[in-house]
């Protein structure tokens, strides 16, 4: 860094350093948090996505629970919203066409994994 795959409305401190900015995505926008203390880093938690281990399916393989020891990873708001299609619902318009709201799909991105 391309790529296959899974997941992404849940859940995570009223602690320490630290000192002003932060909200992942060209860019810009809206809407937020932030001296009642961003950002990062430590500690704490969260989860269970790779590995362990124990259980169970008659032993491996394999599935499936359970721990949470090791490697990520997370720890405001849905991936904070914003793009594209497609159904419905309503409204608007007299065929057309807008324009809201859900539900689905895609796209984009973030995390793992996997094999280059």
């Nucleotide at each position: 860094u391309a790529u296959g795959c899974a997941u992404c409305c849940a859940g995570a401190g009223a602690g320490g350093u630290g000192g002003a900015g932060g909200g992942a995505u060209c860019a810009g926008g809206g809407c937020c948090c932030u001296g009642c203390g961003a950002a990062a880093c430590c500690c704490g938690g969260c989860a269970a996505c790779c590995a362990g281990u124990g259980g169970c399916g008659a032993a491996c393989g394999c599935g499936u629970u359970a721990c949470a020891u090791g490697g990520u990873g997370c720890u405001a708001a849905u991936u904070c919203c914003c793009c594209c299609g497609a159904u419905u619902a309503c409204g608007u318009u007299u065929u057309a066409u807008c324009g809201u709201a859900a539900u689905c799909g895609g796209a984009a991105g973030a995390u793992g994994u996997a094999a280059a």
SAM riboswitch aptamer (S box leader), 116 nucleotides, folded computationally. It was read from a public genome assembly, where an Rfam model found it. Of the family's consensus pairs, 94% are formed in the model.